This is a predicted structure of a 520-nucleotide part of an RNA (small-subunit ribosomal RNA, 5' domain) from an uncultured bacterium.

Context: one part of a larger RNA
């Protein structure tokens, strides 16, 4: 000199764009943050619609006086279709999006390769196919237990829920033949005869779907080379340890796991141990080489109170799923239960220190749905903070009686100083009034009566901070008297202090200026 997610002191007008718990991965009140589909399904309930319509009531008519017919009403109930509601079965999504950096020195990350050792829902393309049956169960009803959370029994019912059967182009499994390829276990193409496994319908007739297979796309898994902090005042480490054979397991290779066999394997090119740490694109600095950092934004990884485990699923060993154990908090009728903000706000605590319990789905994106649409604290906006960067303003011209005041003085003056006043102008920003977008269009605007435009009034509403001995731009007076104090280094102060304190003046930056901390 440059830089910062900064803090502190003094000060503070406006706007734009960014940015804001670096500490306790401490504990959390409250609200919201993941739902959706009636075009898979049955039932309940409410409203409306369609078509019928009992009881009741009865103008009037007929009468053999006993009764009979009966318009207009009435509306129990049934029926058709539509819409709504909150549960339930079922499907898809809750593995994305959002947060944090505790752990991790590791194939975690970066980079370059490999899989003749792999998986992939939704999507795209192609081929084949959707035939025929069955038994349940929630909801519901009834009964019971419990304070509650919840739960038990009996009975009824549906499906794109579940289970057999049929079919099998292609697929898979084991066996055989031929060709080609590979270092090898093997791979690949053609082929023979066997065995195995599918499905679901719905509809507003436009569609939406189900099953098998192949290919693609996307996403993931695994392996390898190289690189990736410090300490030797850590020198030896390791028993599933190193390898083999055979098996199990996995989507898949592999001591991943297991039985047996061998006794290996790593290490001064730093093993092991200990400390520290998420890694990178990047960011800061520097002429570069390098050094430092890893906030915001983007990629990867890890974690979700702590530890462990699996289930479901295309995908998790799953932040707002399940089970067990632990600590903590809460409810309890003491028998037993409930919870997890490192989501967005917000609270307590810690700290030098870091914001609103805001608006909206209008845009972009995501989930579900044929769609309409619903959901979305992702996101878009607004609020707070000079935290940073950038822009603008706090007036312009003229004005010497060089006014007054103040400071100083050799008492003549000098400085403040064209500075002020005065005179002449202007109106950016702020203020007031009127109009008023784009962003989004078929329609829909939170932002927002915002940006912007026009008009109005009046210099009006808007300057501080640090420094002035040298480094280093800028000096005098008074006070103090090695005191009080200053100080980045050198050093000032003990009676004439340009170095302390105040004043005047000056210098530098300016809505900031200084200090502290950290990095180059």
């Nucleotide at each position: 000199g440059g830089a910062u997610g900064a803090a502190c002191g003094c000060u503070g007008g406006c706007g734009g764009c960014g940015u804001g718990c670096u500490u306790a991965a401490c504990a959390c009140a409250u609200g919201c943050a993941a739902g959706u589909c009636g075009a898979a399904c049955g039932a309940a309930u409410u409203u409306c619609c369609u078509u019928c319509g009992a009881a009741c009531a009865g103008a009037g008519g007929c009468u053999u006086c006993g009764g009979c017919c009966g318009a207009c009403g009435g509306g129990a109930g049934a029926u058709u279709g539509a819409a709504g509601u909150g549960a339930g079965u079922g499907g898809c999504g809750g593995a994305c999006g959002g947060g944090u950096g505790a752990g991790u020195a590791a194939c975690g990350c970066g980079u370059g390769g490999g899989u003749a050792a792999c998986c992939u829902g939704c999507c795209u393309u192609a081929c084949a196919c959707c035939g025929g049956g069955g038994g349940a169960u929630a909801a519901c009803a009834g009964a019971g237990g419990g304070a509650a959370a919840c739960u038990u029994c009996u009975g009824c019912u549906a499906a794109u829920a579940c289970c057999g059967c049929a079919u099998a182009a292609g697929a898979c499994c084991a066996c055989g033949g031929a060709g080609c390829c590979g270092c090898a276990u093997g791979g690949u193409u053609c082929u023979g005869a066997g065995g195995u496994a599918a499905a679901a319908g719905u509809u507003c007739c436009g569609g939406c779907g189900a099953u098998g297979u192949a290919a693609g796309a996307u996403g993931g898994a695994c392996c390898c080379g190289c690189g990736u902090c410090u300490g030797a005042u850590u020198a030896g480490c390791c028993a599933g340890u190193u390898g083999g054979c055979g098996g199990g397991g996995u989507a898949a290779c592999g001591g991943c796991c297991c039985a047996c066999c061998a006794a290996a394997g790593c290490g001064a090119c730093g093993a092991u141990c200990a400390g520290u740490a998420g890694c990178c694109g990047a960011c800061c600095u520097g002429a570069g080489a390098g050094g430092g950092u890893g906030a915001u934004c983007g990629g990867c990884c890890a974690c979700a109170u702590u530890g462990g485990g699996a289930c479901u699923g295309a995908g998790a060993c799953a932040c707002g799923g399940c089970c067990c154990a632990a600590a903590c908090u809460c409810c309890u009728a003491c028998g037993g239960g409930a919870g997890g903000c490192a989501g967005c706000a917000g609270u307590g605590g810690g700290g030098a220190a870091u914001a609103u319990u805001g608006g909206g789905c209008a845009a972009u994106g995501g989930g579900c749905g044929c769609a309409a649409g619903c959901c979305u604290g992702a996101c878009c906006c607004a609020g707070c903070g000079a935290c940073g960067c950038c822009g603008c303003g706090u007036g312009a011209g003229u004005g010497a009686a060089g006014a007054a005041g103040u400071a100083u003085u050799u008492c003549g003056g000098u400085a403040u100083g064209u500075a002020a006043a005065g005179c002449u102008c202007u109106u950016u920003a702020a203020g007031c009034a009127g109009g008023g977008a784009a962003g989004a269009u078929a329609a829909u605007g939170a932002c927002g009566g915002u940006a912007c435009c026009u008009g109005c009034a009046g210099a009006a509403u808007a300057a501080g901070c640090a420094c002035c001995g040298g480094c280093u731009a800028a000096a005098u007076a008074c006070g103090u008297g090695c005191c009080a104090g200053c100080a980045g280094c050198c050093g000032c102060g003990g009676u004439a202090a340009u170095a302390c304190g105040u004043a005047u003046g000056g210098u530098g930056c300016a809505a900031g200026c200084g200090u502290u901390a950290u990095c180059c």
The prediction has a mean pLDDT of 85.